[in-house]
Bacterial large signal recognition particle RNA from a Thermomicrobiales bacterium, 263 nucleotides, folded computationally.
Rfam family: Bacterial large signal recognition particle RNA. Rfam links the family to the GO terms SRP-dependent cotranslational protein targeting to membrane, signal sequence recognition and signal recognition particle, plasma membrane targeting. From the family's description: The signal recognition particle (SRP) is a universally conserved ribonucleoprotein involved in the co-translational targeting of proteins to membranes.
The source organism's lineage runs through Bacteria, Pseudomonadati, Thermomicrobiota, Thermomicrobia and Thermomicrobiales.
Model confidence (mean pLDDT): 79 of 100.
RNAcentral holds the sequence, with entries from ENA.
RNA sequence: UCGUGCUAGAUGGGGAACUAGCGGUGCCCUGUACCCGCAACCCGCUACAGCGGGGUCGAAUUCCCUUUCGAGGUUCUACGGAUCAGGACUGCGGCCCAAGCGCAAUGUUGAUGGUGAGGUCUCGUUCGGCGGAUCUCUGUGAACCAGGUCAGGACCGGAAGGUAGCAGCCUUAAGCAGUAAGGUUCGGGUGAACGGGGUUGCCGACCCGGAGUAAGCGGUGGGUGCGGCAAGCUGGGCCGCCGUAUCGACAAAGGGUGCACGA
Numbered sequence: 001u002c003g004u005g006c007u008a009g010a011u012g013g014g015g016a017a018c019u020a021g022c023g024g025u026g027c028c029c030u031g032u033a034c035c036c037g038c039a040a041c042c043c044g045c046u047a048c049a050g051c052g053g054g055g056u057c058g059a060a061u062u063c064c065c066u067u068u069c070g071a072g073g074u075u076c077u078a079c080g081g082a083u084c085a086g087g088a089c090u091g092c093g094g095c096c097c098a099a100g101c102g103c104a105a106u107g108u109u110g111a112u113g114g115u116g117a118g119g120u121c122u123c124g125u126u127c128g129g130c131g132g133a134u135c136u137c138u139g140u141g142a143a144c145c146a147g148g149u150c151a152g153g154a155c156c157g158g159a160a161g162g163u164a165g166c167a168g169c170c171u172u173a174a175g176c177a178g179u180a181a182g183g184u185u186c187g188g189g190u191g192a193a194c195g196g197g198g199u200u201g202c203c204g205a206c207c208c209g210g211a212g213u214a215a216g217c218g219g220u221g222g223g224u225g226c227g228g229c230a231a232g233c234u235g236g237g238c239c240g241c242c243g244u245a246u247c248g249a250c251a252a253a254g255g256g257u258g259c260a261c262g263a
Stems, first nucleotide, its partner, number of pairs: 001263006009057003012030004020046005034054005063256006072247003076243001079240003083236004090230002092227002094224005101218003105213002113208002118203003121197008130187006137178004146171004154163003
């Protein structure tokens, strides 16, 4: 130096969380690096830190150490953004009150005010109107148990004639219908006049008087936490962004490391 067979070892790693601590299952990041059983109100271990069973590779590009790089995760401060909850305050809005700035309205064709006949109220009488009922009126209306007249036919008679009487026609009762007018009566979310009574309040002609009235809308001032709208404050977590601290995969570089046999 080469070949063969073994052994150590390797057969993914990391982060947070959990844990006295370590590892695993689960979550996340890298990455492709065996199989079976156990396992999150957990499973198995004890600083040499998964347990049990089996397989492959195997002293080197594959194992170990150091350094560099650095995906990604976590901690903390400041800043920024949005969001949730809450109380006092400030403002906004709503509601109430006050004055009367602006706009609009009204007023010398007479405002506010004063006075006041009367009305509103109540009783009675009279008349009207509306609605209901009823009567009168008109029409219709009885196979037979309403009337008048009763053809035909029936009966009585020797005959003349008479009797009862269906249909038809006419009139009417009960009933039904109609609508103008009229009579009577009842009623009210009825109207007027006259006569008495009453007069707190409200309306109010004539008259006196002579310039404002009023508060609709907007604005101003005050009150009220009624609303939870704006900004701000306090607190919570979330996201982003520099920075601090910490762990750190993959990758790169360097170094280190067995045994036996044979040539």